[in-house]
RNA sequence: GUCCCUGUGGCACAACGGUAGCGCGUUGGACUUCUAAUCCAAAGGUCAUGGGUUUGAAUUCCACCAGAGAUG
Numbered sequence: 001g002u003c004c005c006u007g008u009g010g011c012a013c014a015a016c017g018g019u020a021g022c023g024c025g026u027u028g029g030a031c032u033u034c035u036a037a038u039c040c041a042a043a044g045g046u047c048a049u050g051g052g053u054u055u056g057a058a059u060u061c062c063a064c065c066a067g068a069g070a071u072g
Stems, first nucleotide, its partner, number of pairs: 001071003005067003010024002013021001018055001026042005049063004
């Protein structure tokens, strides 16, 4: 240099073009003499970035950035 893959809450990952979710974690509450465990609830996301297509984009197209891999 070329090709391919990945990028989504603090972390690890989902999501047929039609309101972005689960687990862990955090916070509050219940339970308990207290802690742990268990149960309930809440907060937390410019979906890496910038554009295009579309009535509507995490999803499709282009560019760009970062990481990982293959090849020379």

This is a predicted structure of a 72-nucleotide RNA (transfer RNA) from Trichonephila clavipes. It matches the Rfam family "tRNA". The family's RNA type in Rfam is transfer RNA.